[in-house]
RNA sequence: GAUUUAUAAAGAAGGGUGGAGAGAUUAGGCUCUACGAAACCCUGGCAACCAGCUAUUAAAGAAAUGGUGCCAAUACCUAACCCGCUGUUAAAUUACUGUGGGAAAUGAUAAAUU
Numbered sequence: 001g002a003u004u005u006a007u008a009a010a011g012a013a014g015g016g017u018g019g020a021g022a023g024a025u026u027a028g029g030c031u032c033u034a035c036g037a038a039a040c041c042c043u044g045g046c047a048a049c050c051a052g053c054u055a056u057u058a059a060a061g062a063a064a065u066g067g068u069g070c071c072a073a074u075a076c077c078u079a080a081c082c083c084g085c086u087g088u089u090a091a092a093u094u095a096c097u098g099u100g101g102g103a104a105a106u107g108a109u110a111a112a113u114u
Stems, first nucleotide, its partner, number of pairs: 001114007013043005021032003026079004044071003049067003053061002075106001081102005087096002
């Protein structure tokens, strides 16, 4: 890097270095940021995927020792598809506006395989 499975409206920040961007990608929006962005380091914390522990036929359970992960905003929101609702309109179940839901795609993380 690839494949498969699972998860996401909850939760958890201080310091140092650094010095202008950041929120994955494209577009639009919105937000964060010189009261200091990204990145790196230290400390602290959250969570409980895996190992370990307990129990079992199995499902499972507790804990936080180890391996990861994470610590603004739902994966910040929207986008293409499906089902509604609202408005525009002479009318529209077909166009357009706004909006709710669903299921995807994409990305992220974990575990397994490669």

Overview: SAM riboswitch aptamer (S box leader) from a Lentimicrobiaceae bacterium, 114 nucleotides, folded computationally. It matches the Rfam family "SAM riboswitch aptamer (S box leader)". Rfam describes the family as follows. The SAM riboswitch is found upstream of a number of genes which code for proteins involved in methionine or cysteine biosynthesis in Gram-positive bacteria. The SAM riboswitch acts at the level of transcription termination control. The predicted structure consists of a complex stem-loop region followed by a single stem loop terminator region. An alternative and mutually exclusive form involves bases in the 3' segment of helix 1 with those in the 5' region of helix 5 to form a structure termed the anti-terminator form. This entry represents the conserved core of the complex structure involving helices 1-4. Taxonomically the source falls in Lentimicrobiaceae (Bacteria, Bacteroidota, Bacteroidia, Bacteroidales). Its mean pLDDT, the model's own confidence on a scale to 100, is 79. The model forms 97% of the base pairs in the Rfam consensus.